[in-house]
Context: one part of a larger RNA
RNA sequence: UUGGGUCUAAAGCAUCCGUAGCCGGUUCAGCAAAUUUUCUGUGAAAUCGUCUUGCUUAACAAGAUGGCGUGCAGGAAAGACUACUGAACUUGGGACUAGGAGAGGCUAACAGUAUUCUUAGGGGAGCGGUAAAAUGCUAUAAUCCUAAGAGGACUACCGAUGGCGAAGGCAGUUAGCCAGAAUAGAUCUGACGGUGAGGGAUGAAAGCUAGGGGAGCAAAACGGAUUAGAUACCCGAGUAGUCCUAGCUGUAAACGCUGCGAGCCAGAUGUUGCAUAAUCCACGAGGUUGUGCAGUGUCGUAACGAAGGUGUUAAGCUCGCCACCUGGGAAGUACGGUCGCAAGGCUGAAACUU
Numbered sequence: 001u002u003g004g005g006u007c008u009a010a011a012g013c014a015u016c017c018g019u020a021g022c023c024g025g026u027u028c029a030g031c032a033a034a035u036u037u038u039c040u041g042u043g044a045a046a047u048c049g050u051c052u053u054g055c056u057u058a059a060c061a062a063g064a065u066g067g068c069g070u071g072c073a074g075g076a077a078a079g080a081c082u083a084c085u086g087a088a089c090u091u092g093g094g095a096c097u098a099g100g101a102g103a104g105g106c107u108a109a110c111a112g113u114a115u116u117c118u119u120a121g122g123g124g125a126g127c128g129g130u131a132a133a134a135u136g137c138u139a140u141a142a143u144c145c146u147a148a149g150a151g152g153a154c155u156a157c158c159g160a161u162g163g164c165g166a167a168g169g170c171a172g173u174u175a176g177c178c179a180g181a182a183u184a185g186a187u188c189u190g191a192c193g194g195u196g197a198g199g200g201a202u203g204a205a206a207g208c209u210a211g212g213g214g215a216g217c218a219a220a221a222c223g224g225a226u227u228a229g230a231u232a233c234c235c236g237a238g239u240a241g242u243c244c245u246a247g248c249u250g251u252a253a254a255c256g257c258u259g260c261g262a263g264c265c266a267g268a269u270g271u272u273g274c275a276u277a278a279u280c281c282a283c284g285a286g287g288u289u290g291u292g293c294a295g296u297g298u299c300g301u302a303a304c305g306a307a308g309g310u311g312u313u314a315a316g317c318u319c320g321c322c323a324c325c326u327g328g329g330a331a332g333u334a335c336g337g338u339c340g341c342a343a344g345g346c347u348g349a350a351a352c353u354u
Stems, first nucleotide, its partner, number of pairs: 004325003007308002012322001014202004021195003025089006033082001035078008048066007092192001093189003096185003104178007111155002116150007126137002163170002207248006216242002222236003259321006267299014303310002327354003336347004
């Protein structure tokens, strides 16, 4: 528990798709569900206002009258908004076409340097490592130089406050297949939309299952140092793992710590894509300057904000829908449920304490 909030104080689901629900562009006509007005009926008594009466007065009580009773039922009227019905529209959405941009995804083939190892040749005593050392490697010939081969992982330069993707994420080249966005259009459709409880899909790294693979790196475990100790930081060596295929897991400071959609509200300056005008030109898919749209940065007005700051990519002004918050700890724990092979995930308290 609302006329409050959610970048940093508690609080935006990791991301998207979508069911119910909620909300919904412009115009005309109809209807009158809803709405508003009005009338009639009904709306117990007590209580309340006024008057009268009864207790010696008052409180109190009785009677009359008025009001209250915010409602319900029925009738009438109105026609702006909402709903519903019918007709139409194009600005929202979608489709189509055209030429461009992109590490967007999947599959396959190929390439490149380096590390490691093997073989052959050269060479002949140290190498390696550190703050300094030692463990370690080396006369079974190391380190170093040359050549050839094997194998796995990775993709320098270009490379960028560059690009693409819903997010996670994506980087050698080529080919094939698939998807999305932007721009332009004298094209088509005609509100088909927004959000989205449940639900579904995707989801880094690590981890798990099965089968491969294993160069380098490297949790664990082992040595050497350091140290009072050193279960570390440094050094040597090193297994899971890292890689591939098929499944599972479903979490991250999954961050812009900022939910999604729409409209409105000063500018300045970079940059990316498309279009366009002028201009230059070695006439090239070229260059320069301006403009429009879309993205992505920086600065900044108004405004907002507790401030830091945000500021047309809002944290400004408004609308729609969803999620979430309500002192700290106990605790993201216990119990129960559910999912998972497990690890654990999701849901999620209280006593007590302060």

The part of an RNA shown here (small-subunit ribosomal RNA, central domain) has 354 nucleotides and comes from a Candidatus Woesearchaeota archaeon. Its Rfam family is "Archaeal small subunit ribosomal RNA". On this family, see Cannone et al., BMC Bioinformatics 2002: "The comparative RNA web (CRW) site: an online database of comparative sequence and structure information for ribosomal, intron, and other RNAs". Gene Ontology terms of the family: structural constituent of ribosome and ribosome. Taxonomically the source falls in Candidatus Woesearchaeota (Archaea, Nanobdellati).